A computed fold for a 74-nucleotide RNA from Aminomonas paucivorans DSM 12260, annotated as transfer RNA. The sequence is in RNAcentral, with records from Rfam. The coordinates come from a structure-prediction model, not an experiment, and the mean pLDDT is 82. Lineage of the source: Bacteria > Thermotogati > Synergistaceae > Aminomonas > Aminomonas paucivorans. It matches the Rfam family "tRNA". Rfam describes the family as follows. Transfer RNA (tRNA) molecules are approximately 80 nucleotides in length.
Order: sequence, then structure tokens, then C1' cells
RNA sequence: GGGCCUAUAGCUCAGCAGGAUAGAGCGACGGCCUCCUAAGCCGUAGGUCGCCAGUUCGAAUCUGGCUAGGCCCG
Repeated sequence: GGGCCUAUAGCUCAGCAGGAUAGAGCGACGGCCUCCUAAGCCGUAGGUCGCCAGUUCGAAUCUGGCUAGGCCCG
């Protein structure tokens, strides 16, 4: 220098042949239970879906560029 893959909640990930309020588990916080803790049960918060543009009535999803990480080729 070239090619491919990945980037979504604090962590691990799903969702990705466009559609309505973006989800799960763990974790955090609050409550129930208990003499207390753990376990169990219920609830709450937490995300402008890596960044910038484009296409579209509508983008986490499609297109281009960039950034970061991984793999391969030279």
C1' cells in the first nucleotide's frame, strides 16, 4: 500500500433482504421476603446503534468517506 471482518446500555451480545416506542442476560439502584446477609421475586434508570455525509416518506439496517480494533496479501 491492497483486501476482508468487527464497532448497538457499565460488560457480553441479539436485532441488520429499511417501518412505527431499539432489546436480552449480567451488573447498578429501589422495593418485597428474611432477625441480618445471600438466594429468590417485582420494579426503575441507563443508548442521539463508532464519527461525518448521501439515498429514502422513513436508516441500527443500504451507499460513500473517515476513525479504532482484528485477520490475510504484498